A computed fold for a 354-nucleotide part of an RNA from a metagenome, annotated as small-subunit ribosomal RNA, central domain.

Context: one part of a larger RNA
Parts: sequence; structure tokens; C1' cells
RNA sequence: UUGGGUCUAAAGCAUCCGUAGCCGGCUAAGUAAGUCUUUAGUGAAAUCUGGCAGCUCAACUGUCAGGCGCGCUGAAAAUACUGCUUAGCUUGAGACCGGGAGGAGUUAGAGGUAUUCUGGGGGGAGCGGUAAAAUGUUUUAAUCCCCAGAGGACCGCCAGCGGCGAAGGCGCCUAACUAGAACGGGUCUGACGGUGAGGGAUGAAAGCCAGGGGAUCAAAGAGGAUUAGAUACCCUCGUAGUCCUGGCCGUAAACGCUGCCUGCUAGGUGCUGCAUGUUCUUCGUGAGCAUGCAGUGUCGGAGAGAAGUCGUUAAGCAGGCCACCUGGGGAGUACGGUCGCAAGGCUGAAACUU
Repeated sequence: UUGGGUCUAAAGCAUCCGUAGCCGGCUAAGUAAGUCUUUAGUGAAAUCUGGCAGCUCAACUGUCAGGCGCGCUGAAAAUACUGCUUAGCUUGAGACCGGGAGGAGUUAGAGGUAUUCUGGGGGGAGCGGUAAAAUGUUUUAAUCCCCAGAGGACCGCCAGCGGCGAAGGCGCCUAACUAGAACGGGUCUGACGGUGAGGGAUGAAAGCCAGGGGAUCAAAGAGGAUUAGAUACCCUCGUAGUCCUGGCCGUAAACGCUGCCUGCUAGGUGCUGCAUGUUCUUCGUGAGCAUGCAGUGUCGGAGAGAAGUCGUUAAGCAGGCCACCUGGGGAGUACGGUCGCAAGGCUGAAACUU
């Protein structure tokens, strides 16, 4: 609870698509549902207001008139706005065309260094590790150097407050397929739009199921140290896992702790993409400058804010739609429902306490 809010105090769903609903550009005509005006009926009594009367007054009661009864029903008239119907428009939206940008996605192929291991050769006493050590490893020849091979994972420099993606996220090279955005043109459609309860899809890491794979790293575990202790930090090992295929899970400080869309409101200065103009040029897929659009940073005016700060990428000024909050604890617990193989997820109280 017709209020005020949601960056940091409680509060923006992890992200997108989209059903119902809600909201919706410009012009004209029609209609008259909403809306507005007039009128008729109805709108019980009591209560309320005014006059008069009755109880000795008053409260109270009676009577007359009025008002109220947030209205409802019928008729007539109005047509600005909203709705509906029809016709049209192009600025919103979409399509199309053009040349560019990109770690956007999927699949396949090809490569690179390093770690580890194996074989061969060289070599001959330590190596490794730490603050210092020890466990460990090594004459069954280690560490180290050279050559060859196996296998799995990863992709240095470039790399950038740089790019792309709805978010999660994405980085060696090549190809095929797929998707989106920006810029420019203004050829086409002609409001086709915005948001979005339910719903659907996607969703890091960890975890789970089945099958593979296993180099590195490494929860658990073992040992060595440290310490009063050391179920840790440090060291030596090391299994799940980390990788692949298929299927689940559906959560994160999933953060810009800031929902999406539209319009309006000073600027300065970087970077990225496209376009136009111009200057230079080694004439190239080159460089500089200016302007416009889009994106991404930073500073800052008005304004906002409790302040920190935000400030055309708003937390300013407005409109539309959705979600959410309402003292702390109990508690994101219990119960119920539902989803899941499980772990658990989603929904989500109360007593009591303060």
C1' cells in the first nucleotide's frame, strides 16, 4: 500500500526472444463506444440542512421544503481527444543495394614453442628444493649437453582504458558454412512499432551420467618442514578433475553492484569503424587535417544527489512497459509444490527475538 523508492542504505530477473496485456507516428473522411452537454425516470426509510410545531427548555420527536444517495436507465445533441472502420503518407520500423571492420559462432584441415616420458650418444657426482632444511631423486648412471621419437594440453611476441558478441564469453594459421552491427545510398513495404506477466532459448567455473583421453597443473590424500599445536600458509609426490564426444545441472561479486525503448538538455580531449572534403605522398590495402554518423574511454558545465559522485554511454528533464523493495535476526531456513540421477535449483513463510 491511490505513498516513496531500487549505483553504494532494502530493492533491476544472468541474458535475450516472445504470447496475453498495457502503450503507440502524420493526414483526411465516416462512426459516436469512451468523453462532454441537455432532458425524463429512478435514486426506500433513518441520518443531514432550513422553517414551523409538540414534550415546562434542551436533548428528543413530528411535519413541510431542500440536499445527499461516489450512481443507474432511456432520449436528444456535440465531436477536440481516445477507440473502431475506411482511404492515404513517410520521418519510426523493416527490406534491398554498395564497399569496408571485427579474438562473433560452428565444422574441418594444417602448424608452432615448451613441459613430461621413451630410445640412442656424450659425461661422471650429485641433482632438486627452501628463509633455512628435509621428504624426494641418483653409480640399476640421475641432474646437464646433443640427436631421434611418443603423447596430451596450450597458442608467447603482435596485444592496446583496442575489437566482436544479448549475456556467459571470444586470441596461432587456412578454408567452408552461419549470424549480427556500423557507415553510405534513399530503390521498395507503409506504423508492420515499444515493453513484455506466463512461456521458450542461451547461460563461466565447479559438479553429475556414459564412453574416450590423460602431457601439464592439481581439490582429496601421503610424506617433509614450520609451530605450543598446524587437520594451513612453504616443499616433495599425487587421485578425481582439468581435455574430447553425447547428455544433465542452471548457479556466480553472472558487476557498470546502474532493466529495456524513445525524445530533449553546454562543451573539451583520446581511441576504433565507415563516409565526405582537403593536403602530402615512397603512389600502397600509405600518412595528416577538418566535418558527419556509429561505438568506446576520460575530464567537465547546467542540473541531480545524503554524500561519494553522475553528468548526451545520466544517477539531468520527460513519456511508455516490465521486474523488484518496505527494520535487523530467525532465513533464502521449515513446510508444501515443482524441476533434477544426485548435488541441489526455483517458489518461499511463521512462532520467537530485538
It matches the Rfam family "Bacterial small subunit ribosomal RNA". Model confidence (mean pLDDT): 87 of 100.